Context: one part of a larger RNA
């Protein structure tokens, strides 16, 4: 100087306290361990692997396994022969593929021939999700939005080094501010700059609004008008500790108050995130050294297979019920998606759906009914009018064809475990937990109860820093 210490101090963070919900017990959905398999393809492994890559495993993706083929190959250059290309068909097979019929002569030409495809041949070459993330680029996580992390000149010291960056206040901050052998700077902070969200003004008003006036085939802003309000965008204002009082070293700041929609970073994002640190991931996005296979470790098919199942962990849904189930009735969002889509009336089925096809590349039309909420009625404390897991039965819908392994959805009978869950352990501080629905990516279709954003109702509690975790300073020290 570093690591270290069951040494000290100081602060700080949902790190404990206080509080509300949850896991862990059960069923189920998912992952992963193991175990099995002819295969259950491969990565990920404390935090920081385990609803992770995977924002979609029936074929296909599929990288595996078994059978059946192929060998300049499924891609790419290049070279020689032929032949437009390209389409319809037979037979044989599970298909790949094998052997055949038929149609068809195209564009440009300097009449040699070309251009683009297609078969055959020959070799040079393809080809590899084959192995090495400990030989790498690039990407990424983590500590961590933690406040650190350096450099010049200078001084100190034989030196390695140390000062500066330590000390008294202060902050979210190495943030300001005062001291001080320091004086400057740089990357980090902040903050400017973007979006957004909360108030207000001015423009512009159609597909969006509709207060005043008027109309009708009336209660549907429809219409005729209107340009107030919502509400859309565009442009501006506005918040700076900028005033006021007190505390303070007169200093930073810090506490209260005024005004004000909004106060001390006003909530939220994006972008950015410092030198590093874990030989941390990732050779299967990619891309690349090196090694290795080259009639196979390459390439096609057709099936199975990644979905198996004593059994342990992870994450998550549903539930055990009365704040609650069930049946009628009736209110109110946001934020998005829509032409190989999204689909409305009206008919039709108990229903999943079907028939239909308006108007709409969408503030117009549509998905699309929001639900928890209100009222009204039941059901009364039970394994039940909770709970719905598993079986039969009977359909639906997607799909070139196929839901057996291996799909989602109705609907009808039947109904299991479950009475709130040990030791243990998580997540949250406000429009937040927790609850209560809607939408999107992918995606034919669907295992989505995942993920991602979206709104509606809406809390408790924080005395505090002793502890436990993590971080920062001083200090010891038989390590290095």
């Nucleotide at each position: 100087u570093g690591a270290c210490g069951g040494g000290g101090g100081c602060c700080c963070g949902c790190a404990c306290a206080a509080g509300c919900g949850g896991u862990g017990g059960a069923g189920c959905a998912u992952g992963u361990g193991g175990u099995u398999u002819a295969a259950u393809u491969c990565g990920a492994u404390g935090c920081a692997a385990c609803g992770c890559g995977a924002a979609g495993a029936a074929c296909c993706u599929u990288a595996c396994c078994u059978a059946c083929u192929c060998u300049u190959g499924a891609c790419a250059u290049c070279c020689a022969u032929g032949g437009a290309a390209u389409c319809c068909u037979g037979u044989a097979g599970a298909g790949a593929u094998a052997c055949g019929g038929g149609a068809g002569u195209g564009c440009c030409u300097u009449c040699g021939g070309g251009a683009a495809c297609c078969a055959u041949g020959a070799g040079a070459c393809a080809g590899g999700u084959g192995c090495u993330g400990c030989a790498u680029g690039g990407c990424u996580g983590u500590c961590g939005u933690c406040a650190g992390c350096u450099c010049g000149u200078g001084u100190u010291g034989u030196g390695a080094a140390a000062u500066g960056u330590u000390g008294g206040g202060u902050u979210a901050a190495g943030u300001c501010c005062c001291g001080c052998a320091a004086c400057g700077a740089g990357c980090g902070c902040a903050a400017a700059c973007c979006c957004u969200u909360a108030u207000c003004c001015u423009u512009u008003g159609u597909u969006g609004c509709c207060a005043g006036c008027g109309a009708a085939u009336c209660u549907g802003g429809u219409c005729g008008g209107g340009a107030a309000c919502u509400c859309a965008a565009a442009g501006g204002a506005g918040a700076c500790u900028g005033c006021c009082a007190g505390u303070g070293a007169u200093a930073a700041a810090c506490u209260g108050g005024a005004g004000g929609a909004a106060g001390g970073u006003g909530g939220g994002g994006a972008u950015g995130a410092a030198c590093g640190u874990c030989a941390a991931g990732u050779c299967a996005u990619c891309a690349u050294g090196g090694c290795c296979c080259u009639u196979a470790c390459g390439a096609g098919u057709a099936g199975g297979g990644c979905u198996a199942c004593a059994c342990a962990c992870g994450u998550g849904c549903u539930a055990c019920a009365a704040u609650g189930g069930c049946g009628u009735a009736u209110a109110c969002a946001g934020a998005g998606g829509g032409u190989g889509g999204g689909g409305a009336a009206a008919u039709u089925g108990c229903g999943a759906g079907a028939u239909g096809g308006a108007g709409g590349g969408a503030a117009u039309c549509u998905c699309a009914g929001a639900a928890a909420g209100u009222a009204c009625g039941u059901c009364u404390a039970a394994g039940u009018c909770c709970g719905g897991a598993u079986u039969g039965g009977a359909g639906u819908c997607u799909g070139c064809a196929a839901a057996c392994u291996c799909g989602a959805c109705u609907c009808c009978a039947g109904a299991a475990a479950g009475u709130c869950g040990g030791a243990a352990u998580c997540g949250c501080u406000a429009g937040u937990a927790a609850u209560c629905g809607g939408g999107a990516a992918u995606c034919a279709g669907a295992a989505a109860u995942g993920u991602c954003g979206c709104g509606g109702g809406a809390a408790a509690u924080a005395c505090g820093u002793u502890c436990c975790c993590g971080g920062c300073c001083c200090u010891g020290c038989a390590c290095a």

A computed fold for a 480-nucleotide part of an RNA from an uncultured bacterium, annotated as small-subunit ribosomal RNA, 3' major domain. The coordinates come from a structure-prediction model, not an experiment, and the mean pLDDT is 80.